This is a predicted structure of a 73-nucleotide RNA (transfer RNA) from a Thermoplasmata archaeon.
The sequence is in RNAcentral, with records from ENA.
The source organism's lineage runs through Archaea, Methanobacteriati, Thermoplasmatota and Thermoplasmata.
The same sequence occurs in records of 2 taxa.
RNA sequence: GGGUCCCUAGCUCAUCUGGGAGAGCGCUGGCCUUGCAAGCCGGAGGUGACGGGUUCGAGUCCCGUGGGAUCCA
Numbered sequence: 001g002g003g004u005c006c007c008u009a010g011c012u013c014a015u016c017u018g019g020g021a022g023a024g025c026g027c028u029g030g031c032c033u034u035g036c037a038a039g040c041c042g043g044a045g046g047u048g049a050c051g052g053g054u055u056c057g058a059g060u061c062c063c064g065u066g067g068g069a070u071c072c073a
Base pairs, nucleotide, nucleotide: 001072002071003070004069005068006067007066010025011024012023013022019056027043028042029041030040031039049065050064051063052062053061
């Protein structure tokens, strides 16, 4: 330098063909307990890497930029 793939909650990851943004763990309020843990019921937390484009509508499709992984040179 070129090819391919990835970037979604604090972490690990889903989101199947473009139409309600979610799970587990963590955090937090309550119940339970003499108290703690476990268990049960709830809650908060996301400019979906960034900027454009297409579309009635984009995490999803297209382009560019940035970061990462891997292969080739």